[in-house]
Context: one part of a larger RNA
């Protein structure tokens, strides 16, 4: 010099777009982020005179809460990035082959009861299904022979039919494993290692395997830095510098991991977590017998810090969940509000015009400078102020827009609303006066200041960048 998610200082006119807890992974009041489906079922209540339509709930069920969202504490690791392997599992979706015979018993709701502060409940009874369980029957189950095991469901329609279910193949996507290689920094860390290394039985597991156990053997591993300490999410995009080779970074976007108060093990499931269970530590309720909680999701608040927003609209678009559809849920998202925090455009006036005005500050008192100027005079309307029309995004009948009466066109009005900051000895563009005296003070660096400082203050003036300037911090 450039450069930043910056901050801090005095000052700030508009649009547009990006972006905004880099600390305490610190503690969380208060909304609201994950609900669907009554076309799986058996109740209940609204309504109605009654019957059928209809409308709503709590249950059983069924698929989804395993994604979306957030953070970066841990990890020096097959964590990741490149490039390979073989022992492997796969829910919805799309292909494509077959199938769905015939019984049964429950258990919730619900209804007595009981028990109770309360969250949670105990007992006896009904009852239904796409829950559940029996039997029949199945190119799955290692190559052959043999035996033995394992399945399934209806519902909406008048009806065509359309929506599920079982059991096989083989794909895609997606998930687990394995292995080369490359991934920070210390030797003032040199040895380390007992399931350790490597066999055979056995157990486990979707699946290899010391994954585990039992016996056998002594192995295995390091100056090609093992081990130990320390730091530290990766990785592309994009970014910041530089001629390049490099060095830095690891926000925003994207992929991968890891985590979800703290530690641990397991259930369900295709798949494991912001779900549940135990322990701990806070916090909040109590009738003292006992119980709820978990914002590193939106937004908010405390507290930490030099610092970083709104307890705000909307499902119109996009994407997702269930659902046959209407609808219904989304702080995913879309679009607003707040910030000179960046970047990008624009603007604060244009043109004439002079006894070259008063005024300031300098003067060798003549001038000469602020001054290519201000009054003045003329014409203009970006921007402002006030009224009018007013989108597109919505998707091939219409309907349906948060954003919004936005963006945008326009018609009146009037120079009108609107310029700072640093600098000014050399480095480095810019100089005089007062003032003060080694004293206040300045300083990136040389350095300056002790009575005539262009280096301090202060005023005029100059220069430099300008909605910005300086300074600080930390890259190169």
């Nucleotide at each position: 010099u450039g450069a930043u998610g910056a901050a801090c200082g005095a000052u700030g006119a508009u649009g547009g777009u990006a972006u905004u807890c880099u600390u305490a992974a610190c503690a969380c009041a208060u909304g609201a982020a994950a609900g669907u489906c009554a076309g799986a079922u058996g109740g209940g209540a609204a309504g109605u005179g009654g019957u059928g339509u209809u409308u709503c709930c709590a249950g059983u069920g069924g698929a989804g809460g395993a994604a979306g969202g957030g953070u970066g504490a841990g990890u020096a690791a097959c964590g990741u990035g490149c490039a390979a392997u073989a022992a492997c599992c796969u829910a919805c979706a799309a292909u494509u082959g077959g199938g769905a015979g015939g019984g049964g018993a429950a258990c919730a709701a619900c209804a007595g009861u009981u028990a109770a502060a309360a969250a949670c409940g105990g007992c006896u009874g009904c009852u239904a299904a796409u829950a559940c369980c029996c039997u029949g029957u199945a190119g799955a189950u290692u190559g052959a022979g043999g035996a033995g095991c394992a399945a399934a469901a209806u519902g909406a329609g008048g009806a065509a039919u359309c929506c599920g279910c079982c059991c096989g193949a083989g794909g895609a996507g997606g998930g687990a494993a394995u292995c080369g290689c490359g991934u920070c920094u210390g030797a003032u860390u040199a040895g380390c290692u007992a399931g350790u290394u490597g066999g055979u039985g056995a157990g486990g597991u979707a699946a290899u395997a010391g994954c585990u156990u039992a016996c056998c053997a002594a192995g295995g591993u390091g100056g090609u830095g093992a081990u130990u300490a320390g730091u530290a999410g990766u990785u592309g995009g994009c970014c910041c510098u530089g001629a390049g080779a490099g060095g830095a970074u690891g926000a925003u976007c994207a992929u991968c991991c890891a985590c979800a108060c703290u530690g641990g093990g397991g259930c369900u499931g295709a798949g494991a977590c912001c779900g549940g269970c135990c322990a701990g530590a806070c916090u909040c309720c109590u009738a003292c017998a006992g119980g709820a909680g978990g914002c590193a999701a939106c937004a908010a608040u405390g507290g930490g810090g030099a610092a970083u927003u709104u307890u705000a609209c909307g499902c119109a678009a996009u994407g997702g969940g269930a659902g046959a559809a209407a609808g219904c849920c989304u702080g995913g998202c879309g679009g607003a509000g707040c910030a000179a925090u960046g970047c990008c455009a624009c603007g604060u006036g244009g043109a004439g015009a002079u006894a070259g005005a008063a005024g300031g500050a300098c003067c060798a008192c003549g001038a000469g400078u602020c001054a290519u100027g201000a009054a003045c005079u003329u014409a203009u309307u970006u921007u402002c102020c006030c009224g009018g029309a007013g989108a597109a995004g919505a998707a091939g009948c219409a309907a349906u827009g948060a954003c919004g009466g936005u963006a945008u066109c326009u018609a009146g009005g009037g120079a009108a609303u609107a310029a700072g900051c640093a600098u000014u000895g050399g480095u480095u563009a810019a100089c005089u006066c007062u003032g003060c005296g080694c004293c206040a003070a300045c300083a990136g660096u040389c350095g300056c200041g002790g009575u005539a400082a262009u280096a301090c203050a202060a005023a005029g003036g100059u220069u430099g960048c300008a909605a910005g300037c300086g300074u600080u911090a930390u890259c190169u």
A computed fold for a 476-nucleotide part of an RNA from Chrysosplenium macrophyllum, annotated as small-subunit ribosomal RNA, 5' domain. The coordinates come from a structure-prediction model, not an experiment, and the mean pLDDT is 80. The full RNA is in RNAcentral, with records from SILVA. Lineage of the source: Eukaryota > Streptophyta > eudicotyledons > Pentapetalae > Chrysosplenium.